[in-house]
Context: one part of a larger RNA
RNA sequence: CACUGGCCAAGGAACUCGGCAAAAUUACACCGUAACUUCGGGAGAAGGUGUGCCUGCGUCCGUGAAGAGACUUGCUCUCCUAGCGGCUGCAGGUUGCAGAGAAAUGAGGGUAGCGACUGUUUACUAAAAACACAGGACUGUGCGAACUCGUAAGAGGACGUAUACGGUCUGACGCCUGCCCGGUGCUGGAAGGUUAAGGGGAGAUGUCAGCGCAAGCGAAGCAUCGAACCGAAGCCCCAGUAAACGGCGGCCGUAACAAUAACGGUCCUAAGGUAGCGAAAUUCCUUGUCGGGUAAGUUCCGACCUGCACGAAUGGCGUAACGACUUCCCUACUGUCUCGGUCAGUGACUCA
Numbered sequence: 001c002a003c004u005g006g007c008c009a010a011g012g013a014a015c016u017c018g019g020c021a022a023a024a025u026u027a028c029a030c031c032g033u034a035a036c037u038u039c040g041g042g043a044g045a046a047g048g049u050g051u052g053c054c055u056g057c058g059u060c061c062g063u064g065a066a067g068a069g070a071c072u073u074g075c076u077c078u079c080c081u082a083g084c085g086g087c088u089g090c091a092g093g094u095u096g097c098a099g100a101g102a103a104a105u106g107a108g109g110g111u112a113g114c115g116a117c118u119g120u121u122u123a124c125u126a127a128a129a130a131c132a133c134a135g136g137a138c139u140g141u142g143c144g145a146a147c148u149c150g151u152a153a154g155a156g157g158a159c160g161u162a163u164a165c166g167g168u169c170u171g172a173c174g175c176c177u178g179c180c181c182g183g184u185g186c187u188g189g190a191a192g193g194u195u196a197a198g199g200g201g202a203g204a205u206g207u208c209a210g211c212g213c214a215a216g217c218g219a220a221g222c223a224u225c226g227a228a229c230c231g232a233a234g235c236c237c238c239a240g241u242a243a244a245c246g247g248c249g250g251c252c253g254u255a256a257c258a259a260u261a262a263c264g265g266u267c268c269u270a271a272g273g274u275a276g277c278g279a280a281a282u283u284c285c286u287u288g289u290c291g292g293g294u295a296a297g298u299u300c301c302g303a304c305c306u307g308c309a310c311g312a313a314u315g316g317c318g319u320a321a322c323g324a325c326u327u328c329c330c331u332a333c334u335g336u337c338u339c340g341g342u343c344a345g346u347g348a349c350u351c352a
Base pairs, nucleotide, nucleotide: 001347002346003345004344005343006342007341008340010338011337014336019333027051028050029049030048031047036041038172052094053093054092055091056090057089058088060086061085062084063083067079068078069077070076071074095099107331108330109329110328112326113325114323115322119131120130135170136169137168138167139166140165141164147156148155149154173318174317175316176315178248179247180246183245184244185241186240187239188238189237192236193235194234198230199229203225204224205223206222207221210217211216249267250266251265252264253263276310277307288304289303290302291301292300
């Protein structure tokens, strides 16, 4: 000096990103116990008191000798008490610094956020607000189901049958879930447009009998090319659909101080953000402004609304209970600190 432990005056979080670590609390019995609440909880809330040993006196429970009684005379039944054992109460006494005499054995309260909850997860840096969840919704599927695996046979789904099964989203519960179908997707429609293979063959070319003096013309056949026309789905088109993917405006003016604008005008759009919430796990400016808490508060809580850039199942807003979650505050407590000291053990170090 390091590690692991013990103790400390006065103060008591001044430490620090943060009470990290440590300390404190702790058992049992009794008294007592708030807001809130889904009436179950919250709750061991909180906060108190007691606890050893001895003596005496009780209640209750078990057992039940002896004794008494009964008859069915039995290893019988009933009554009753002493004794013994146990739970527990009251009173008195006694004792130590200390009686749950050691050890094991909750610290508590308040506020807010997120997630309802118990669960699950990154085996080896993340346990969470992430995943799951019961509940909600949409959608597909009529059974040889949809869907999944397999080339297939076949299998799962399911020895199930729409109160079933698959997929997707949301995520208890309460109150709710607004407007937009123009784009993309999905569903439905079929008049018209476009349109593949294929059908169809107008026509063209090559070759070659034949004709012609020649240039050339050129039947049939065999080949090659090939226009019109007919031809499904799809797409175009017409509708529906947002708990489908998604989207949800700008400028100018106006009220008897000023300010503001219920009101008006205008442009654009498919429609211009409703309820609720809001400097928020979202607010850049920003340590916004006001209030609370502190002597002093970039955090925290309550408001305001100017929402850079909340917003309704990519759910909105609340919410009792729950959480090794996150934030702030308080009580208790402490070597975290002011600021160190000391003791023990084990290392390190020196010597052998």
This is a predicted structure of a 352-nucleotide part of an RNA (large-subunit ribosomal RNA, domain IV) from a metagenome. Its Rfam family is "Bacterial large subunit ribosomal RNA". Gene Ontology terms of the family: ribosome and structural constituent of ribosome. Its mean pLDDT, the model's own confidence on a scale to 100, is 87. The RNAcentral record of the full RNA draws on SILVA.